[in-house]
A computed fold for a 76-nucleotide RNA from Flavobacteriales bacterium UBA1986, annotated as transfer RNA. Model confidence (mean pLDDT): 82 of 100.

RNA sequence: ACGGGUGUAGCUCAAUUGGUAGAGCAGCAGUCUCCAAAACUGCAGGUUGAGUGUUCGAGUCGCUCCACCCGUGCCA
Numbered sequence: 001a002c003g004g005g006u007g008u009a010g011c012u013c014a015a016u017u018g019g020u021a022g023a024g025c026a027g028c029a030g031u032c033u034c035c036a037a038a039a040c041u042g043c044a045g046g047u048u049g050a051g052u053g054u055u056c057g058a059g060u061c062g063c064u065c066c067a068c069c070c071g072u073g074c075c076a
Base pairs, nucleotide, nucleotide: 001072002071003070004069005068006067007066010025011024012023013022019056027043028042029041030040031039049065050064051063052062053061
């Protein structure tokens, strides 16, 4: 440099044909306990990598860019 893939909550991942952004773990609070752990209940947590376009409507489609991974190659 070229080709392919990935990017969504702190972490790991869902989200069907474009139609309400979710789960588990972690965190916080409560119940329980002498205390803690475990268990149970609840709460909170989001610029869906950035931007732009299409659309009534975009996590999902198009374009540009960024980061990471894989492959091929160039220079030294």
The organism belongs to Flavobacteriales, within Bacteria. It was read from a public genome assembly. Its Rfam family is "tRNA". About the family: Transfer RNA (tRNA) molecules are approximately 80 nucleotides in length. Rfam links the family to the GO term triplet codon-amino acid adaptor activity. By type it is a transfer RNA.